[in-house]
Context: one part of a larger RNA
RNA sequence: GAACAAACGCUGGCGGCGUGCCUAACACAUGCAAGUCGUACGAGAAAGUCGGCUUCGGCCGAUGAGUACAGUGGCGCACGGGUGAGUAGCGCGUGGGUAAUCUGCCCCCCGGUCAGGAAUAACCCGCCGAAAGGCGGGCUAAUACCCGAUAACACUGACGCUCCGCGGAGCGUCUUUCAAAGGAGGCCUCUGUUUACAAGCUUUCGCCGGAGGAUGAGCCCGCGUACCAUUAGCUAGUUGGCAGGGUAAUGGCCUACCAAGGCUGCGAUGGUUAGCUGGUCUGAGAGGGUGGCCCCCCACAAUGGAACUGAAACACGGUCCAUACACCUACGGGUGGCAGCAGUAGGGAAUAUUAGUAAUGGGCGAAAGCCUGAACUAGCAACGCCGCGUGUGCGAAGAAGGCCUUCGGGUCGUAAAGCACUUUUUGAGAGGAUGAGGAAGGACGGUACUCUCAGAAUAAGUCUCGGCUAACUACGUGCCAGCAGCCGCGGUAACACGUAGGAGGCAAACGUUAUCC
Numbered sequence: 001g002a003a004c005a006a007a008c009g010c011u012g013g014c015g016g017c018g019u020g021c022c023u024a025a026c027a028c029a030u031g032c033a034a035g036u037c038g039u040a041c042g043a044g045a046a047a048g049u050c051g052g053c054u055u056c057g058g059c060c061g062a063u064g065a066g067u068a069c070a071g072u073g074g075c076g077c078a079c080g081g082g083u084g085a086g087u088a089g090c091g092c093g094u095g096g097g098u099a100a101u102c103u104g105c106c107c108c109c110c111g112g113u114c115a116g117g118a119a120u121a122a123c124c125c126g127c128c129g130a131a132a133g134g135c136g137g138g139c140u141a142a143u144a145c146c147c148g149a150u151a152a153c154a155c156u157g158a159c160g161c162u163c164c165g166c167g168g169a170g171c172g173u174c175u176u177u178c179a180a181a182g183g184a185g186g187c188c189u190c191u192g193u194u195u196a197c198a199a200g201c202u203u204u205c206g207c208c209g210g211a212g213g214a215u216g217a218g219c220c221c222g223c224g225u226a227c228c229a230u231u232a233g234c235u236a237g238u239u240g241g242c243a244g245g246g247u248a249a250u251g252g253c254c255u256a257c258c259a260a261g262g263c264u265g266c267g268a269u270g271g272u273u274a275g276c277u278g279g280u281c282u283g284a285g286a287g288g289g290u291g292g293c294c295c296c297c298c299a300c301a302a303u304g305g306a307a308c309u310g311a312a313a314c315a316c317g318g319u320c321c322a323u324a325c326a327c328c329u330a331c332g333g334g335u336g337g338c339a340g341c342a343g344u345a346g347g348g349a350a351u352a353u354u355a356g357u358a359a360u361g362g363g364c365g366a367a368a369g370c371c372u373g374a375a376c377u378a379g380c381a382a383c384g385c386c387g388c389g390u391g392u393g394c395g396a397a398g399a400a401g402g403c404c405u406u407c408g409g410g411u412c413g414u415a416a417a418g419c420a421c422u423u424u425u426u427g428a429g430a431g432g433a434u435g436a437g438g439a440a441g442g443a444c445g446g447u448a449c450u451c452u453c454a455g456a457a458u459a460a461g462u463c464u465c466g467g468c469u470a471a472c473u474a475c476g477u478g479c480c481a482g483c484a485g486c487c488g489c490g491g492u493a494a495c496a497c498g499u500a501g502g503a504g505g506c507a508a509a510c511g512u513u514a515u516c517c
Stems, first nucleotide, its partner, number of pairs: 001517001003515001006513004013388006019381002021347001027344002030342003035075003040072002048063006082300003091225008101217002106213002109210005114148001116146002123138006154177001157174007182205006191198003226272003233263003238260004243255003275297001278294001279290004302323005325336004353378001355377003360374001361372004391421004401412004426454006435444001461506005466487003472501005482489002
């Protein structure tokens, strides 16, 4: 000099764009953050309103409404959002491989969607429990579940041919095995009858099997990836083989058996520290520092472990077990997990609102739509960068006042006053968006912006002045009080301390401290 997720001191007018717990991966009150589908299914209220009756207590019917709440089922909940504890690792970066693999929803193509069955929740009844919740009996539906039929270019095994990266791959023949679910709308030409319906026809959304694509993911390999040798030896599933198991898939991934190997001074093993990258800061560059916001990958979800479901998890707002902590309890037993958004306590030098839902994106749905603390906005903070303003012109051989003085004067100083203007800002009034491509629909927002009016009005500080380093005098103090980045000032004439006047720098900031180049 430059930088910063900064903090502190003093000061502070406005706007735009960003950024905002670096510490306790400490503990969390409260609210919200993942639902949706009635065009899969069976059920199904109440308040209110209206009408009728009434013994004036009420009763019945309609509507509310096939609505709400609840249940079965489907899809989603593995995305999105947070954090950086762990990890020195194929974790990440980069380049390859998979002839060792999977891929819901989506796109394209081919074929199919036949015929049956048994339950169960909701509900009703009974029971247990303080609660959380649970047990028994009875009824019922489905795109829930089960059996059967049919099916090949799919699966299994055998044989043959072709190709190759010699491990296998592709093709052909034979063999063996596996499937499904219906919903909604329309129509009466054909079929059936009850002559306007469906079992018929048709449209649409689905369902099943197969081939391909797209996307996403798993696994493997080369190279690169912090410090310590005051860490020199490490290793028995260890290294390899054979067989088997397991997985979507290779593999000691696991098991049995066999062999005795494998790594290491090109740093094994051990220890310390750390999420990685694109980037970012600095620097002429080489290099050095760093990894906050944004993007990509990884890991984690109170701590440790485990599996279930599923196309995908060993799953932040799922399940089970254990531990610690906290809460409820009728003492028998239960409940919870903000490193989601706000917010609280605590820690700390230090970091914000318990705000709104129009758009964009996502989930579900045929759609209307619903949900969405993602996202977009607003609020707070000079925390950063950028922009604007705090007036403009004229105005004295120069007021008053301050300070200095050689007492002549000098200086603050055209500065002020005064005169003439302007209105960015500010205040008041009026109008008022784009963002919504397609009928409506705008949170922001009566915001931005535009016009009119008023009036210099509402707006300057901070650090320094011995040298480095731009800027000097007076008084006070007297090695005291104090200053200080380095050199150093102060012991009676201090340009270095304190105050005043003046001056210099930067400016809504200025200075200090920490850190890095």

RNAcentral holds the full RNA, with entries from SILVA. This is a predicted structure of a 517-nucleotide part of an RNA (small-subunit ribosomal RNA, 5' domain) from an uncultured bacterium. Its mean pLDDT, the model's own confidence on a scale to 100, is 83.